[in-house]
Predicted 3D model of a 1431-nucleotide RNA (small-subunit ribosomal RNA) from a metagenome.
Rfam family: Bacterial small subunit ribosomal RNA. Gene Ontology terms of the family: structural constituent of ribosome and ribosome.
RNAcentral holds the sequence, with entries from SILVA.

RNA sequence: AGAGUCUGAUCCUGGCUCAGAGUGAACGCUGGCGGUGCGCCUAAGACAUGCAAGUCGAGUGGGUUUAGACCCACGGCGAACGGCUGCGUAACACAUGGGUAUCUGCCCCGAACUCAGGAAUAACCCCGCGAAAGCGGGGCUAAUGCCGGAUAGUCCCGCAAGGGUAAAGCUUUUGCGGUUCGGGAGGAGCCUGUGGCCUAUCAGUUAGUUGGUGAGGUAACGGCUCACCAAGACGAUGACGGGUAGCUGGUCUGAGAGGACGACCAGCCAGAAUGGAACUGAGACACGGUCCAUACUCCUACGGGAGGCAGCAGUUAGGAAUCUUCCACAAUGGGCGAAAGCCUGAUGGAGCGACACCGCGUGAAGGAUGAAACCCUUAAUUGGGCGUAAACUUCUGUUAUGAGGGACGAAAUUUUUGACGGUACCUCAUGAGAAAGCACCGGCUAAUUCUGUGCCAGCAGCCGCGGUAAGACAGAAGGUGCAAGCGUUACUCGGAAUUACUGGGCGUAAAGCGUCUGUAGGUGUCCUUCCACGUCUGGAUUUAAAUUGCGGGGCUCAACCCCGCAUCUGAUCUGGAAACGAGAGGGAUUGAGUCAUUCAGAGGCAUCUGGAAUGUCGUGUGUAGGGGUAAAAUCCGUAGAUACACGAUGGAACGCCAAAAGCGAAGGCAGGAUGCUAGGAAUGUACUGACACUCAGAGACGAAAGCGUGGGGAUCGAACAGGAUUAGAUACCCUGGUAGUCCACGCCGUAAACGAUGAUCACUCGUGAUUGGCGACAUACGGUCAGUCACCUAGCGAAAGCGUUAAGUGAUCCACCUGGGGAGUACGAUCGCAAGAUUGAAACUCAAAGGAAUUGACGGGGGCCCGCACAAGCGGUGGAGCAUGUGGUUUAAUUCGAUGAUACGCGAGGAACCUUACCAGGGCUCGAACGCACGUAGACAGUCGCGGAAACGUGAUCUUCUUCGGACUGCGUGCGAGGUGCUGCAUGGCUGUCGUCAGCUCGUGCCGUGAGGUGUCGGGUUAAGUCCCAUAACGAGCGCAACCCCUACUGUUAGUUGCCAGCGGAUAAUUCCGGGGACUCUAACGGAACUGCCCGCGUAAGCGGUGAGGAAGGUGGGGACGACGUCAAGUCAUCACGGCCCUUACGUCCUGGGCUACACACGUGCUACAAUGGCGAGGAACAAAGGGAAGCUACCGCGUGAGCGGAUGCCGAUCUCCAAAACUCGUCUCAGUUCGGAUCGGAGUCUGCAACCCGACUCCGUGAAGCUGGAAUCGCUAGUAAUCGCAUAUCAGCCAUGAUGCGGUGAAUACGUUCCCGGGCCUUGUACACACCGCCCGUCAAGCCAUGGAAGCCGAGGGUGCCUGAAGUUGGUGACCGAAAGGAGCUACCUAGGGCAAAAUCGGUGACUGGGGCUAAGUCGGAACAAGGUA
Repeated sequence: AGAGUCUGAUCCUGGCUCAGAGUGAACGCUGGCGGUGCGCCUAAGACAUGCAAGUCGAGUGGGUUUAGACCCACGGCGAACGGCUGCGUAACACAUGGGUAUCUGCCCCGAACUCAGGAAUAACCCCGCGAAAGCGGGGCUAAUGCCGGAUAGUCCCGCAAGGGUAAAGCUUUUGCGGUUCGGGAGGAGCCUGUGGCCUAUCAGUUAGUUGGUGAGGUAACGGCUCACCAAGACGAUGACGGGUAGCUGGUCUGAGAGGACGACCAGCCAGAAUGGAACUGAGACACGGUCCAUACUCCUACGGGAGGCAGCAGUUAGGAAUCUUCCACAAUGGGCGAAAGCCUGAUGGAGCGACACCGCGUGAAGGAUGAAACCCUUAAUUGGGCGUAAACUUCUGUUAUGAGGGACGAAAUUUUUGACGGUACCUCAUGAGAAAGCACCGGCUAAUUCUGUGCCAGCAGCCGCGGUAAGACAGAAGGUGCAAGCGUUACUCGGAAUUACUGGGCGUAAAGCGUCUGUAGGUGUCCUUCCACGUCUGGAUUUAAAUUGCGGGGCUCAACCCCGCAUCUGAUCUGGAAACGAGAGGGAUUGAGUCAUUCAGAGGCAUCUGGAAUGUCGUGUGUAGGGGUAAAAUCCGUAGAUACACGAUGGAACGCCAAAAGCGAAGGCAGGAUGCUAGGAAUGUACUGACACUCAGAGACGAAAGCGUGGGGAUCGAACAGGAUUAGAUACCCUGGUAGUCCACGCCGUAAACGAUGAUCACUCGUGAUUGGCGACAUACGGUCAGUCACCUAGCGAAAGCGUUAAGUGAUCCACCUGGGGAGUACGAUCGCAAGAUUGAAACUCAAAGGAAUUGACGGGGGCCCGCACAAGCGGUGGAGCAUGUGGUUUAAUUCGAUGAUACGCGAGGAACCUUACCAGGGCUCGAACGCACGUAGACAGUCGCGGAAACGUGAUCUUCUUCGGACUGCGUGCGAGGUGCUGCAUGGCUGUCGUCAGCUCGUGCCGUGAGGUGUCGGGUUAAGUCCCAUAACGAGCGCAACCCCUACUGUUAGUUGCCAGCGGAUAAUUCCGGGGACUCUAACGGAACUGCCCGCGUAAGCGGUGAGGAAGGUGGGGACGACGUCAAGUCAUCACGGCCCUUACGUCCUGGGCUACACACGUGCUACAAUGGCGAGGAACAAAGGGAAGCUACCGCGUGAGCGGAUGCCGAUCUCCAAAACUCGUCUCAGUUCGGAUCGGAGUCUGCAACCCGACUCCGUGAAGCUGGAAUCGCUAGUAAUCGCAUAUCAGCCAUGAUGCGGUGAAUACGUUCCCGGGCCUUGUACACACCGCCCGUCAAGCCAUGGAAGCCGAGGGUGCCUGAAGUUGGUGACCGAAAGGAGCUACCUAGGGCAAAAUCGGUGACUGGGGCUAAGUCGGAACAAGGUA
């Protein structure tokens, strides 16, 4: 000191969460020792038992006892301290500083006195009552007990005169007391300034209330009490009420300022079961005293009594939770006493508790066979970890254990005296022996792997993990952190500048009141004098101690304790200063206002008035429609509409001018005229002289809608009705239409009342426009004041933006904000006729919600452009039959995969067996193939026979080789095998698609806080991010193009198997032969095309033109070639591979079947429907490319034919497979045909172990549907479509009409880019980013949760009124008692408590009811986000 979390990414705002410190703690796991502290935070609930306040015989009387001595009573002092608790209390209770109308036992100092008498009474004795507690009567007696008298003062009263008022003795000592007065110390009472909680959803409170006079009372002042008089007193600086709470020194935290707290220790206060009261006393209204009332508990003979742990222990209850019914008065302190001494649960100690802090230990050194086990890893016998760790060797002895010694605390004081305690401490001995856990390991946050699990079980402080390879669950191993503790939970501060005094904000994130006037309050110009309240400064007193800090010291250290200093930031008293603020006095004019002269304006109110238009009515002309819409219909119209003309009526709104214009505080204000009225600007600088600014409450104004009363009612038009649209349409559109819209008066008081920007003052670069003034002769022009707009510098801002009209820089005052939702809701209060407005929460819930900007994607947004995308054409598909693939169905099996485009004549470029993965049945289990090790046998194979469907089983026969190492084979055992089993969502490789679309990026620089941008945009151009120009960019890479292949022209070289023009030879004829390289061709290398030349346009790139040339002209045509990436696209069944699974089977062998099924649906094709044709025949043609030895086959023969039998050539430019359409001739003549060929019957051929399921082909016969195909849909732009045949791979054969190639013949059309589809670039909007197949809203249905209302029901605390009223003080009385003083009794007032009554407040509960929140996959729609499809 920060970090995590909203986003695809970014910056900001903003909340939530974490890391730190702390605790009187509790819980979980664990636990060796010691020291020092602390220990009912809850029920101020209830308490058994014991103890906690006595003492004095030197005040007095008596009793008992042998005595010592003890006991009872009177009397004195103490019991008001000490100890406990925090209920109450918001108060002079506390803190701090003052004051005095006061009192003060014991103690100290000083002065004076202490004379002389009297009457009682307890104990005791006797009698009586009672269960008891206790009580009554009679009798005796003393005192430092009580009462007179005397005396006295510096005492009290009184102006004075005068009056009043004391005492106690005991003891023999060197005394202790008593009374009065004065003073002190310490203590107490009272008064007072200031300070410290929440709530205004508590705004008014108060009758002894405020004051006065008099009296009473008190120690003392005082309404403290009473009588009378007055009507005051308190309150927005928060009275009164409600809630909560003992206050402080301090404690915790924090950099501090603050915030939270008030255990222990210390000071004060308050309380003693609850409430009231007084007595005694110096002191109490008294914790262990009294009286009364109440509740509770106990005893009882039922008549009546007793009690109060918030003292120490302890019990019980409550609770997450808090100790021993201990020892001692040795020390410190207290009470009494002359003293010895007694008492002391105060205190000193011990005990229990890891509750906290502090200290120590659980060993140290060496030791590598780097042991074993365990964990991880490897193809492996491999490697790594635990780990010097262990074992083992040497050593030490803290703690613990045993033994011996043994304190200080003890002082007063000569003796005596220690609970703790045989404790601390010291010495010796034994012996590594008895002593380590807890949490965590995805990020924050130090620390990682394996196994199990499989959105399950579970984890989680926040983000979030878990759906078969989990570093996040559970276990293990290893590691990290702390350590006798470690984690968790709760709470406080911090981080949080997240309430901001220090130290925040308010245009868009939460936040400026709708606007103005203005009260209190706050703030306020210049000069001068005084004052000294604030302010500054010196001194003094105080701020208790402890605490904290610093420096020392004592316990072995530390914690702890002691000493000294500092601090205690405050208050009071006092001396000084006079700048600033306040106050008092005097002056000023610039702020503000007044006046004069002008000016502009839809400023306001009232009255009058005008024309255009709509509607309605009347009259006329006139005839069939009108109106309305995307299209229609409802509607109006032959009873005459619409249209046109004229006339009339009524209401509302004011065209052009008109504008970034003007005015107004805002709302708002618009035809014209008049009247009344308000504000503003400029100029002049005459007057006043700070009169100012802001403004909580308050008041006024305040759009539209709405409300009340009365008018008015043309238009428009909620509601409503009808017509359409639609799946629906309670909407959008149309036809109507009521309230309303208008006026008057009165309410309402709200709006996105917005510049989402409070008011005022000052300062801070510029440019342009405009309104009203001034200056000027002036329309020019520039200057100035006041407004209104646009752009921009600095600066500000998260950014976009603002920018002299600030969102800049400063000043003053006010309002407001503090995560989202719940909610501007509920309750309460105020206002309102109502609607509703103002004020305004909580429970609960989420980890976000939000602002600005960025990159994409998307849009029923825009612009530009491209593509057989549309259009223009040609031919198809969809209809028929068949072929083939798929779905579905069926089946023992119909193996598997591919499924929009991008699956479906696809994997498969050849399923009869095999293939084959599927099914049935029969077999094998180291296995069908292969490697290795060990053991064993010497065979195995072959041949023959038998069984069998075969595999296989079984029998016979034959029976090894050797260099002795072995080879080979069978059997057995063990490693490895094998798997077309799963996961293409674990993967490699390969492939499809967008797309041969023109894009995708990088380096450096620059811009931006940043994501990112720029470059790559713009203007042109191109097939192209192709090129040019411009340019904060300059370059570069992958793509494009080119380089490669084929093809089109040509040259050179070469000339067989190809060619044959010329020459020679031969033939019926033919390159047949010789020969030739000219030609064709072959196949190697070159050339050629580049917008190069010309014209036009253009800066250029380039485009156009055709001109020339050329075989080819603007990429000549075709192919190969596929950027960054997308689709978790496809493939684990080509192959490879991680993980999982099977191992007498999910492996393997065999036979047969299946993959070929068939109601049906779809895709892709073939053949057709015919005359541009079919058939026949003769003729005569013309290719290219490829194949060929288990092959292609010439030729000959046979067969109608498929073929067969011979035979020849060819391992190929040599031989061979090997052409068809076209051309010509004939026929058919529009018909289900001489079209079409399915289907079926028969007969064959070929391949092959084998054509039944299930082959192809041939011949004969049969001759189905079909006459050009609905909605819809496909291909193609030139050697293309269409059409014709040929070849090849696979292959024994073939279901090939498929696929891949080859050539022959050979068109039509393209105006064009509005529309459909796909794509590219730029731009715009966005609440999307899994990216529109997106996001998302509301009702309903289900579950859960908290909450409001509610007839009522229950409870709590307090107030008011009335009745009753104990004890008790005081007053009165007092016939009774007493010698007296006085008292009993009676009585009055007051009052605790009780009862009754009506209200108010708060809380709980409540049938039912309202909305709200939350909850993977419910229903209905689609409101919002794009122009979201009606902004």